[in-house]
Molecule: Fluoride riboswitch aptamer (crcB RNA motif)
RNA sequence: AUUCACUAAGGCGAUGGAGUUCGCCUUUAACGCUUGAUUGCUGAUGACUCCUGCGACCGG
Numbered sequence: 001a002u003u004c005a006c007u008a009a010g011g012c013g014a015u016g017g018a019g020u021u022c023g024c025c026u027u028u029a030a031c032g033c034u035u036g037a038u039u040g041c042u043g044a045u046g047a048c049u050c051c052u053g054c055g056a057c058c059g060g
Base pairs, nucleotide, nucleotide: 009026010025011024012023013022016051017050018049019048020047021046032041033040
């Protein structure tokens, strides 16, 4: 100096939070779709189990 392996840390998965799990990124990073244009659309999860918030209808 190169290669391989192991270990550790932090972060991300488009609207708040908890647990489990999966994937991704290493700071000019990971980080919905769509349009000529923040133009239009959907969604509180990447997935599973929940809490909270938001809307409509019905009843008292």